[in-house]
RNA sequence: UUCUUAUCAAGAGAGGUGGAGGGAUAGGCCCUGUGAAGCCUCGGCAGCAGGUUCGGAACCGGAACACUGUGCCAAUUCCUGCAGGUGGAUGCCUGAAAGAUAAGAA
Numbered sequence: 001u002u003c004u005u006a007u008c009a010a011g012a013g014a015g016g017u018g019g020a021g022g023g024a025u026a027g028g029c030c031c032u033g034u035g036a037a038g039c040c041u042c043g044g045c046a047g048c049a050g051g052u053u054c055g056g057a058a059c060c061g062g063a064a065c066a067c068u069g070u071g072c073c074a075a076u077u078c079c080u081g082c083a084g085g086u087g088g089a090u091g092c093c094u095g096a097a098a099g100a101u102a103a104g105a106a
Stems, first nucleotide, its partner, number of pairs: 001106008013042005021031003025081004043073003047070004051065004077098001082095005
């Protein structure tokens, strides 16, 4: 990097540094000098895999713990972008696509 599978309506921020941008992409909308991104420190959340403990006759798999790996800590993945349904209509509903994360594979 590609493929497969699963999940994406919950949850969780302070300080320092830094200086203007950020929210993948396009449009919208929003955040931002009452200080963006990035980096550092400390803290937190609990998704996936592992581990440990408990429960269970066992396979399966349930619960707890943040111990390990990874992830995350504005807004539903911020909304829409394609298709279908519905409605007089702004819309609403469903499913894809795209994206993100994890695990496995090449």

Predicted 3D model of a 106-nucleotide RNA (SAM riboswitch aptamer (S box leader)) from Weizmannia acidilactici. The sequence is in RNAcentral, with records from Rfam.